[in-house]
RNA sequence: AAUUUAUAAAGAAGCACGGAGAGACAGGCUCGUUGAUGUGCUAGCAACCUGGUAACCAAACCAAGGUGCUAAUUCCUGAACUUUUAAAGUGAAUAUAAAUU
Numbered sequence: 001a002a003u004u005u006a007u008a009a010a011g012a013a014g015c016a017c018g019g020a021g022a023g024a025c026a027g028g029c030u031c032g033u034u035g036a037u038g039u040g041c042u043a044g045c046a047a048c049c050u051g052g053u054a055a056c057c058a059a060a061c062c063a064a065g066g067u068g069c070u071a072a073u074u075c076c077u078g079a080a081c082u083u084u085u086a087a088a089g090u091g092a093a094u095a096u097a098a099a100u101u
Base pairs, nucleotide, nucleotide: 001101002100003099004098005097006096007095008094013042014041015040016039017038021031022030023029025078026077027076028075043070044069045068048066049065050063051062052061053060074093080090081089082088083087
């Protein structure tokens, strides 16, 4: 980097550094010098892998070692399809995990 599978309406912030754009991309909308995005530390959320209980398997419960996450539903919409006439659903795309190449 690619592929496959699963999940994405829940949940969880303080300090320091730094100093202008940021929220993947486009449009919208929003956040931001009352200091955002980002980086570091600490804290926390969750439970995919992992460990334990149990055990035929699965499910369940506990822990938190590897990841991930802590503005807004993945912030909303997006390709295509369905129902049907202005919306809904599937889903695409994206992100994360695990596995394979």
A computed fold for a 101-nucleotide RNA from Ekhidna lutea, annotated as SAM riboswitch aptamer (S box leader). The organism belongs to Ekhidna, within Bacteria. Model confidence (mean pLDDT): 83 of 100.